[in-house]
RNA sequence: GCGGGAUUUGUACAGUGGUAGUAUGCGACCUUCCCAAGGUUGAGGCACGGGUUCGAUUCCCGUAUCCCGCU
Repeated sequence: GCGGGAUUUGUACAGUGGUAGUAUGCGACCUUCCCAAGGUUGAGGCACGGGUUCGAUUCCCGUAUCCCGCU
């Protein structure tokens, strides 16, 4: 230099054009004499910038970081 892949809540992962979910962690409450365990509920997220579209986490282009391969 070229090609490919990944980027989603604190962490690990789903999701695939139409309100973003699960597990775990965190806060509050219930249960318990207390702790642990359990239950209910809440806060918190689509790497960044453009484009297409009525509508983009999803499609297209570029940028950034990481990983793999080729030279």
This is a predicted structure of a 71-nucleotide RNA (transfer RNA) from a Candidatus Doudnabacteria bacterium. Taxonomically the source falls in Candidatus Doudnaibacteriota (Bacteria, Bacteria candidate phyla). It matches the Rfam family "tRNA". From the family's description: Transfer RNA (tRNA) molecules are approximately 80 nucleotides in length. The family's RNA type in Rfam is transfer RNA. Its mean pLDDT, the model's own confidence on a scale to 100, is 83. It was read from a public genome assembly.